[in-house]
This is a predicted structure of a 73-nucleotide RNA (transfer RNA) from an uncultured Bacilli bacterium. It was read from a public genome assembly. The coordinates come from a structure-prediction model, not an experiment, and the mean pLDDT is 82. Rfam family: tRNA.
RNA sequence: GCCGAAAUAGCUCAGUUGGUAGAGCAACUGUCUCGUAAUCAGUAGGUCGUAGGUUCAAGUCCUAUUUUCGGCA
Numbered sequence: 001g002c003c004g005a006a007a008u009a010g011c012u013c014a015g016u017u018g019g020u021a022g023a024g025c026a027a028c029u030g031u032c033u034c035g036u037a038a039u040c041a042g043u044a045g046g047u048c049g050u051a052g053g054u055u056c057a058a059g060u061c062c063u064a065u066u067u068u069c070g071g072c073a
Stems, first nucleotide, its partner, number of pairs: 001072007010025004019056001027043004049065005
């Protein structure tokens, strides 16, 4: 340099054919206990890498761009 993949909650990842963004773990509150952990119940946490475009509507489609990983040379 060329080709491909990935970026979504603090972490690991889902999100199907475009139609109100979710799970597990972690955190916090309560329950339980003499106390801690575990259990159980609940709460909070997101400009979906960035900037544009298409659309009534975009995590999803299109364009550019940044970073990371892999392959070829």